[in-house]
RNA sequence: GGAGAGGUGGCAGAGUGGUCGAAUGUGCCUGACUCGAAAUCAGGUGUACCGCAAGGUACCGCGGGUUCGAAUCCCGCCCUCUCCGCCA
Repeated sequence: GGAGAGGUGGCAGAGUGGUCGAAUGUGCCUGACUCGAAAUCAGGUGUACCGCAAGGUACCGCGGGUUCGAAUCCCGCCCUCUCCGCCA
């Protein structure tokens, strides 16, 4: 350089243009159980900003575009992985 796959919460990993700021697992927090732990069970749990609170806004690698509506479709860029090629 060429071809292909991918980038989503603390981590892993799903995600028909609308039901999604997001399943599920794991981790973490709280509780139950226990003499106490582990295991198990139940509930909760993304980040930032604003707000006394209730709550609100933005964010799916970055930046644009299409659309009434984008994590999802299109374009550019960045990064990762696999294969091929080139130099040494």